[in-house]
Molecule: transfer RNA
Organism: Deinococcus sp.
């Protein structure tokens, strides 16, 4: 330099045909316990990498950019 894949909650990752975003773990409160762990209930936590375009509407489609991983040279 070329090609492919990826970037979404604190972490690991889903998500989709364009209709306004979820799980597990972790965290907080409460219950339970003599006290914990486990378990149960509830809750907080997101600029869906950035910019622009298309659209009534974009995490999703299009163009450009940044970063990470792998392959080729």
């Nucleotide at each position: 330099g070329c090609c492919a894949g990826g970037a979404u909650a604190g972490c690991u990752c889903a998500g989709c045909u364009g209709g306004u975003a979820g799980a597990g773990c972790g965290c907080g409160u409460c219950g339970c316990u003599g006290a914990a762990a486990a378990c149960g209930a509830c809750g907080a936590a997101g600029u869906c990498c950035c910019c622009a375009g298309u659209u009534c509407g974009a995490c999703u489609c299009u163009g450009g950019g940044u970063c990470c991983u792998g392959g080729c040279a």